[in-house]
Context: one part of a larger RNA
Molecule: small-subunit ribosomal RNA, central domain
Organism: activated sludge metagenome
RNA sequence: CUGGGCGUAAAGCGCGUGUAGGCGGUUGGCUAAGUCAGAUGUGAAAGCCCCGGGCUCAACCUGGGAAUUGCAUUUGAUACUGGCUGGCUAGAAUGUGGUAGAGGGAGGCGGAAUUCCCGGUGUAGCGGUGAAAUGCGUAGAUAUCGGGAAGAACACCAAUGGCGAAGGCAGCCUCCUGGGCCAACAUUGACGCUGAGACGCGAAAGCGUGGGGAGCAAACAGGAUUAGAUACCCUGGUAGUCCACGCCCUAAACGAUGAGAACUAGACGGUGGGGAGGUCACUUCUCGCUGUCGUAGCUAACGCGUUAAGUUCUCCGCCUGGGGAGUACGGCCGCAAGGUUGAAACUC
Numbered sequence: 001c002u003g004g005g006c007g008u009a010a011a012g013c014g015c016g017u018g019u020a021g022g023c024g025g026u027u028g029g030c031u032a033a034g035u036c037a038g039a040u041g042u043g044a045a046a047g048c049c050c051c052g053g054g055c056u057c058a059a060c061c062u063g064g065g066a067a068u069u070g071c072a073u074u075u076g077a078u079a080c081u082g083g084c085u086g087g088c089u090a091g092a093a094u095g096u097g098g099u100a101g102a103g104g105g106a107g108g109c110g111g112a113a114u115u116c117c118c119g120g121u122g123u124a125g126c127g128g129u130g131a132a133a134u135g136c137g138u139a140g141a142u143a144u145c146g147g148g149a150a151g152a153a154c155a156c157c158a159a160u161g162g163c164g165a166a167g168g169c170a171g172c173c174u175c176c177u178g179g180g181c182c183a184a185c186a187u188u189g190a191c192g193c194u195g196a197g198a199c200g201c202g203a204a205a206g207c208g209u210g211g212g213g214a215g216c217a218a219a220c221a222g223g224a225u226u227a228g229a230u231a232c233c234c235u236g237g238u239a240g241u242c243c244a245c246g247c248c249c250u251a252a253a254c255g256a257u258g259a260g261a262a263c264u265a266g267a268c269g270g271u272g273g274g275g276a277g278g279u280c281a282c283u284u285c286u287c288g289c290u291g292u293c294g295u296a297g298c299u300a301a302c303g304c305g306u307u308a309a310g311u312u313c314u315c316c317g318c319c320u321g322g323g324g325a326g327u328a329c330g331g332c333c334g335c336a337a338g339g340u341u342g343a344a345a346c347u348c
Stems, first nucleotide, its partner, number of pairs: 004319003007302002012316001014201004021194003025088007033081002035077008049065006091191001092188004096183004103177007110154001114150008125136002162169002206247006215241002220236004258315006266293012297304002321348003330341004
């Protein structure tokens, strides 16, 4: 190795691009490296195994055989794999024409609300809670009307909806830009799949420099509650939340389900496109995406079930009792915070 697993028990890298490597459609020809067969040489002796022989037996000794699954050379075989060469179009890609979308980047614009400022009306309360108090208010608050300023977020539409590789993406308009899907043809002719390293992207919080700061709000202060209350509730409130540039690189980064391909009952929705029919309400077929239920099958069960956790193939990642511990040490990365790689003693 034969011969285990990874939705929830330990285990899918947060996601992509892609190097090496691994794997790879269909059909001819050549080759004969892998593969298969024969022959030759070698594979020391002893030992093991088999058949004999010798010590009265045995141990022991001894003759012969087998075995030595290997290696080398050589002669062949050519289905499969590889190599070389020539075709093919079902994989893949490109072109043409359409199409949906909060996909990304930049600039501009808009209304509601909030807070603050100015002015008018107006007077004793407002606010807040389980109840209160702190707080605000006769220096005129709250309420209400008019005007102005600022920042942030975009009600309804809105979905069980859409887009994106993931993180994620939502007012409106313009510009730049990525991807998808559909239809019919045309073109290239296996150009493919996966992907150790590597490189890029990566919510929130956090960090650096400079701006901005309405609301909210860690920390903090006060008021309550309570036995206490370093909380929950209330009044305030600074970082932060926002922008630009540069870092950080983590997450229950979740479908807790890696990517690709093929095959395997259906029923009912949503969404994007196309075809056919139609007495324009609709009916039906088809391709893509997205849901609910469910057959076979699978599963420890829960459940999964053509969007598989079914049946198979290829490639990558990962797991191996609990604690110690995602810690220590070392390396690498980072301004730091820390990240990444990642033990042992000991203990149950």